[in-house]
RNA sequence: UUCUUAUCAAGAGAAGUCGAGGGACUGGCCCGAUGAAACUUCAGCAACCAACAUUAAGUCAGGUGCUAAAUCCAGUGGCGAAUGCCAGAAGAUGAGAA
Numbered sequence: 001u002u003c004u005u006a007u008c009a010a011g012a013g014a015a016g017u018c019g020a021g022g023g024a025c026u027g028g029c030c031c032g033a034u035g036a037a038a039c040u041u042c043a044g045c046a047a048c049c050a051a052c053a054u055u056a057a058g059u060c061a062g063g064u065g066c067u068a069a070a071u072c073c074a075g076u077g078g079c080g081a082a083u084g085c086c087a088g089a090a091g092a093u094g095a096g097a098a
Stems, first nucleotide, its partner, number of pairs: 001098008013042005021031003025075004043067003048063002051059002071090001076087004
C1' cells in the first nucleotide's frame, strides 16, 4: 500500500514550547491571538487485540486507538408532500492476510 472483517449518535484535557492554521477530500457550517497545527510532559477515556478468570456474565490499560461539534452535516441511490428515513460510497480505528 492492497484485500477481508468488525465498529463508528457513548466516553474522556490540562500545562509547557511554538506561532496560523485546523476540522481527511469537495460544498456547507464551525473551531482558532481568550493561541490553530505540531512536538513534549502529565492526566484521562475506551475492552479491538493480548493477558487473567470462567458454565457464562466478566477482570485488566500490556499492544494499538482516542480525548470540540454524530465520522460536525451533506456528497451516491431508494422511499416520502415534507422535517426526514433506509441503504451505500468515502474516511477513521482494530484484528487478520498478501